[in-house]
């Protein structure tokens, strides 16, 4: 380091990373002769300037190796099965792309509501009608600072805003049939 076994902990914008992007190092028989820097020779008395398709390095490209990045919060779980890119907005939008998972979706069962019960139907899921309307409610980011690293970047702190009919609260808002009771 790899594989196997056992134990413990740990999650849903959650986990992982062989593509891509970015950084560093080394290399190239690549590109270019444009720019920048360093420097050699010659000329002019010097400062300094000019010339030599001078030389080297870098900016670009490619290869190899090592690393970095790869979802910001709000919200979401009756049970079983199924399929499978599964809610909402924010952002200087690579938060690209891929794999796995997943509280979403469909069917069934059970349960709740629709002014007692029962059946059907509809809508929902224990906070258990859709819908309308009023109100409430973020974090990253940005700015500043500290630490680690050559760097990409990572962690933390301070100050400080702004969402979505996603969620919560209030108001409005509802069947068919049948039996009985009440008005």
């Nucleotide at each position: 380091u790899u594989a196997u076994u056992a134990u413990a902990a740990a999650a849903a914008g959650c986990g992982c990373c062989a593509g891509g992007a970015c950084u560093u190092a080394a290399g190239u028989a690549g590109a270019u002769u444009a720019c920048a820097c360093u420097u050699a020779a010659a000329u002019c008395a010097a400062a300094g300037a000019u010339u030599u398709g001078g030389a080297g390095u870098g900016u670009c490209a490619c290869u190899u190796a090592a690393g970095u990045u790869g979802a910001c919060g709000a919200g979401g779980a009756u049970g079983g099965g199924g399929a499978g890119u599964a809610u909402c907005g924010a952002a200087u939008c690579u938060u690209c792309g891929g794999c796995g998972g997943g509280u979403g979706c469909c069917c069934c069962a059970c349960g709740g509501u629709a002014u007692c019960g029962c059946a059907c139907u509809a809508c929902c899921g224990u906070u258990a009608a859709a819908g309308a309307u009023u109100g409430a409610u973020a974090a990253a980011a940005c700015c500043g600072a500290a630490a680690a690293g050559c760097a990409a970047u990572u962690u933390u702190c301070g100050a400080u805003a702004c969402a979505a009919u996603a969620u919560c609260a209030g108001u409005c808002a509802g069947g068919u049939g049948u039996u009985a009771a009440a008005a």

This is a predicted structure of a 183-nucleotide RNA (glmS glucosamine-6-phosphate activated ribozyme aptamer) from Clostridium liquoris.
The RNAcentral record of the sequence draws on Rfam.
Its Rfam family is "glmS glucosamine-6-phosphate activated ribozyme aptamer". Gene Ontology terms of the family: regulation of gene expression and catalytic activity. Rfam's curators write: This entry contains a glucosamine-6-phosphate activated ribozyme that is found in the mRNA for GlmS. GlmS is an enzyme that uses fructose-6-phosphate and glutamine to generate glucosamine-6-phosphate. The ribozyme catalyses self cleavage of the glmS mRNA that is thought to regulate GlmS activity.